Background
This is a predicted structure of a 75-nucleotide RNA (transfer RNA) from a Pseudomonadota bacterium. NCBI's taxonomy places the organism under Bacteria, Pseudomonadati, Pseudomonadota.

[in-house]
RNA sequence: GCCCGUGUAGCUCAGUGGCAGAGCAACCGCCUUGUAAGCGGUAGGUCGGAGGUUCAAAUCCUCUCGCGGGCUCCA
Numbered sequence: 001g002c003c004c005g006u007g008u009a010g011c012u013c014a015g016u017g018g019c020a021g022a023g024c025a026a027c028c029g030c031c032u033u034g035u036a037a038g039c040g041g042u043a044g045g046u047c048g049g050a051g052g053u054u055c056a057a058a059u060c061c062u063c064u065c066g067c068g069g070g071c072u073c074c075a
Base pairs, nucleotide, nucleotide: 001071002070003069004068005067006066007065010024011023012022013021018055026042027041028040029039030038048064049063050062051061052060
């Protein structure tokens, strides 16, 4: 330099054009003598960034940044 994958809640990840979700964690409650477990609920998001296409973009296109991997050339 080229190619591929990946980036979404605190963490691990779904969501392949039409309301952004799950599990765990956090918080509140129930239960318990109390704690854990269990059960119910609440809150938490610039979907890495910018631009474009579209009535509508996490999703498609372009550029760019971070991370991981592969390949090649020169000295």